The prediction has a mean pLDDT of 81. Transfer RNA from a Candidatus Levyibacteriota bacterium, 74 nucleotides, folded computationally.
[in-house]
Formats: sequence, C1' cells, structure tokens
RNA sequence: GCGCCUGUAGCUCAGCGGAUUAGAGCACUUCGCUUCGGACGAAGGGGUCGGGGGUUCAAGUCCCUCCAGGCGUA
Repeated sequence: GCGCCUGUAGCUCAGCGGAUUAGAGCACUUCGCUUCGGACGAAGGGGUCGGGGGUUCAAGUCCCUCCAGGCGUA
C1' cells in the first nucleotide's frame, strides 16, 4: 500500500434482509432487609448507536468518505 473484520449505556454485548418510542447482563444511585456490610428484593439514572455526508416518507440497520482498533498479504 491492498483486502477483510470491528466501533451501540462506565464494562461485555444483542439488535444486523429499514418502521413498537434503542435493549440485556454486570456496574452505579435510592429504598427495603441487616448491628454494619455482602447477598437478596423493589425502584431509578445513564446512549442523539465512532465523526461527516448521502439515499428514503422513515436509517443503529443501506451507500460514500474520514477516524480508531484488530487480522491477513507483498
């Protein structure tokens, strides 16, 4: 340089043939329980889906480009 893959909540990921209004587990906060804590139970906060642009009535999902990481190749 070229090819391929990945980038969604603090972390690990799902969603991946476009249309319930973005989710799960763990973590975090509050409450209950407890002498305190842990465990357990209940409730809650947190994301404009890597950046930009395009297609579309509608995009996390399709297209282009850039950025970051990984793998392969001379």
Lineage of the source: Bacteria > Bacteria candidate phyla > Candidatus Levyibacteriota.